The part of an RNA shown here (large-subunit ribosomal RNA, domain II) has 676 nucleotides and comes from a fermentation metagenome. The coordinates come from a structure-prediction model, not an experiment, and the mean pLDDT is 86. The RNAcentral record of the full RNA draws on SILVA.
[in-house]
Context: one part of a larger RNA
């Protein structure tokens, strides 16, 4: 892991729908009985049940009660009459109630042969060493005390086998071993070791105490039984098609991953409404918008109060603060005098739509939703974030396109076709179809990024100079009062301050543009004028580019190749390609229609429908030793589950129609069992 085999909504009983039978203002028997032909026998048994009449807590009353003083009013009723028995089926309680699955839970019991401690009552501990008290004897004292020396043998004393133990490393770790080996290690006369044999038991018992140990099992053994113990938790749950098809919301919930009712689906019954647009007719207070309200807040003007300085005090002054008012410009979910679109709610009519609403019953599911646009909110105008409104799509949708990619475009797959038109998006090759016109980019921009930054380049525009010669760039002047006045060591165009339409000579030259000196001085601008011969500056709006530009294993920021008057990009026209769309043909179901004809047919929870098989039973009618069933091959038929034939193997049972009954379909449950 694979193959066969076995594996999961079933049974009683009640209630409740639904079909279908039988009977009907009735319907119906139950135990018990007897009887046979012994049957899902048929009789027999009205005890009860359920309807046929309701009101009232009851008494009671009665098409009426009840309430009440009531004839009054209200309240269930009646007037408007179908039920009941079965039998099939759907579904709810009650049971184990689809199946496995707990981890405890209570009661009986076994257990101390492992292990804990304890009791008796035995055994064992190789050598080696240290050398307590005591005692002897010398010294020593008044005696003692104390010393020496010897003897002596103590010690949870020392080393160290056996035995007990387990501190480290390494190995081993589908072990040689369910705790072990190597090679060190600790204890080794003692709170030691260790044999027999007895004791203590689970709401317990032992514990030098670790939740340790009570037989490989211990925060409460084990083994049986209650028991199928419960499991709002996980998992699985078996043949075909054929129609419809949700939901992930809202209330309450010791509720939140679980319930209940509504929503939403589905089926049957009744009913006659539903739904877009247009068109009229409501109600709003939202976006904008605006400042009359409430608030917030800018500037300017005005000044009531303060402040603050004078003054004894009236009062005065103030380059201070500063309300209401006025002027100007402004903000708000929770401001609002005014105020949309949309949406909402309502009404003839039309048109489309073509039964969708609605009410009653039967049966579910579904209460984790995702992402995308749009409109808030909470984050940080973060999140593949989160909380709401709306709509879309996935969920439960295949196709085509975006390389790839549930939520994104296109566009909703009965089936078949070597027909044809189209969507989105393409149309050099991969790759089906255009190497299309006519602008732009030079950045491979295309094919990532932002303030900011630049004579990149296109397109429009204003406006200045310019053949009486401009722009640039060469020749040449660029001067005199005067070194202006002040400062100042020093100021001379050029440190500074002041003045500047100074004035003169002129073509034309600032009381000076910028460099240079200590001040000058030198160079240069502005200005002219020559040379040269046609454009030449300045701002603006605009397209495509450029810089701003780092990331981690080669190129990785076009799906490759590879692309520049493009295959990049704007714009234009035409043409084609392109899907399971649409259309032609064929076909199948199924709804409408009297027909012709049309329409419809994607699906996950689940709802309805109709059907194939598989065991058995009954009637009928049949195969089979000239070969049943079962299996291997084989090109046959059927919409599907399937279901025939032929050859073989095979060696005795087995079919077909029409009923009828279930231990009635396997691929999953870390399923069971067997095998490979």
């Nucleotide at each position: 892991u694979c193959c066969g085999g076995c594996g999961a909504g079933u049974g009683a009983a009640u209630g409740u729908g639904a079909c279908u039978g039988g009977c009907a203002a009735g319907g119906u028997u139950a135990a018990g009985c007897g009887c046979u032909a012994a049957a899902g026998g048929a009789g027999u048994g009205a005890a009860g049940c359920c309807g046929c009449a309701g009101g009232g807590a009851a008494a009671c009353c009665g098409a009426g009660u009840c309430u009440u003083a009531a004839c009054a009013g209200g309240g269930c009723g009646a007037u408007a009459g179908a039920g009941u028995c079965a039998g099939u089926u759907g579904u709810a309680u009650u049971c184990g109630a689809c199946c496995c699955g707990a981890a405890a839970c209570c009661g009986g019991g076994u257990g101390a042969c492992c292990u804990a401690u304890c009791c008796a009552u035995g055994u064992c501990c190789a050598g080696g060493u240290u050398g307590a008290a005591g005692u002897g004897g010398g010294g020593g004292u008044a005696a003692a005390a104390c010393u020496c020396c010897a003897u002596g043998g103590a010690g949870g004393a020392c080393c160290g086998a056996a035995c007990c133990g387990a501190c480290u490393c390494c190995c081993g770790u589908u072990g040689a071993a369910a705790u072990g080996g190597u090679a060190g290690c600790g204890g080794a006369u003692g709170a030691g070791g260790u044999g027999u044999g007895g004791g203590u038991a689970g709401c317990g018992g032992a514990g030098a105490a670790a939740u340790u140990c009570c037989a490989a099992u211990c925060g409460a053994a084990c083994c049986c039984g209650g028991a199928g113990a419960u499991a709002g938790c996980u998992g699985g749950u078996u043949c075909u098609c054929u129609c419809c098809g949700a939901a992930a919301u809202a209330g309450c919930u010791u509720u939140a991953g679980g319930g209940c009712u509504a929503g939403c689906c589905u089926c049957g019954c009744g009913u006659a409404a539903g739904a877009u647009u247009a068109c009229c007719g409501g109600a709003g207070g939202u976006a904008a918008a605006g400042c009359a309200c409430u608030g917030a807040a800018u500037g300017g003007u005005a000044g009531a109060g303060g402040g603050g300085c004078c003054g004894a005090a009236a009062g005065g002054c103030u380059g201070c603060c500063a309300a209401a008012g006025c002027c100007u410009a402004u903000c708000a979910a929770a401001c609002u005098a005014a105020g949309a679109a949309u949406g909402c709610c309502g009404g003839a009519u039309a048109a489309u739509u073509a039964a969708a609403g609605c009410g009653c019953g039967g049966g579910a599911g579904u209460c984790a939703g995702a992402c995308g646009g749009c409109g808030u909110g909470a984050g940080a105008u973060a999140a593949g974030u989160u909380u709401c409104g709306u709509c879309g799509u996935c969920a439960a949708a295949a196709g085509g396109g975006a390389a790839a990619c549930a939520g994104c475009c296109c566009a909703g797959a009965c089936c078949c076709a070597c027909a044809g038109c189209u969507a989105a998006g393409g149309u050099c090759c991969c790759c089906a179809a255009a190497u299309a016109u006519g602008g732009u980019u030079a950045a491979g921009u295309g094919g990532a990024a932002a303030a900011g930054g630049a004579u990149g380049u296109g397109g429009g525009g204003u406006u200045g100079c310019a053949c009486a010669g401009a722009c640039a760039a060469c020749c040449a002047g660029g001067a005199u009062g005067u070194u202006g006045g002040c400062u100042c060591a020093g100021a001379a165009g050029c440190a500074g301050c002041c003045a500047u339409a100074c004035a003169u000579u002129a073509a034309a030259a600032g009381a000076g543009u910028g460099c240079g000196u200590a001040a000058u001085a030198g160079c240069u601008c502005a200005c002219u004028g020559g040379u040269c011969g046609a454009g030449u500056g300045a701002c603006c709006c605009u397209g495509c580019g450029c810089c701003g530009a780092a990331a981690a294993u080669u190129c990785a920021a076009c799906g490759g190749g590879g692309c520049u008057a493009a295959a990049a990009u704007c714009a234009u026209a035409u043409a084609c390609c392109g899907a399971a769309g649409c259309u032609u043909g064929g076909g199948a179901u199924u709804c409408c229609g009297c027909a012709a004809g049309g329409g419809a047919u994607g699906g996950u929870a689940g709802g309805a429908g109709a059907g194939c098989g598989u065991u058995c039973u009954g009637u009928a009618c049949g195969g089979a030793u000239u070969g049943a069933a079962a299996u291997a091959g084989g090109a046959g038929c059927g919409g599907a589950a399937g279901c025939g034939c032929c050859u073989g193997u095979g060696g005795a049972c087995u079919g077909u129609a029409c009923a009828g009954a279930a231990g009635a379909g396997a691929g999953a449950a870390u399923g069971c069992c067997g095998g490979a």